[in-house]
Transfer RNA from a Candidatus Daviesbacteria bacterium, 71 nucleotides, folded computationally.
The coordinates come from a structure-prediction model, not an experiment, and the mean pLDDT is 84.
RNA sequence: GCGGGAUUGGUUCAGUGGUAGAAUACCGCCUUCCCAAGGCGGGGACGCGAGUUCGAUUCUCGUAUCCCGCU
Numbered sequence: 001g002c003g004g005g006a007u008u009g010g011u012u013c014a015g016u017g018g019u020a021g022a023a024u025a026c027c028g029c030c031u032u033c034c035c036a037a038g039g040c041g042g043g044g045a046c047g048c049g050a051g052u053u054c055g056a057u058u059c060u061c062g063u064a065u066c067c068c069g070c071u
Stems, first nucleotide, its partner, number of pairs: 001070007010024004018054001026042005047063005
């Protein structure tokens, strides 16, 4: 230099154009003499910038970081 893959709550991962989810963690309440466990509820996220579209996490282009391969 070229090609491919990944980037989504604090963390690990789903989600192939139409309300952004789960587990775990965090906070509150219930239960208990206390702790743990359990139940209920709550806050928090689409790497960044453009384009296409009525509508983009999703499609296109550029860019950043990481990983793999080629040279």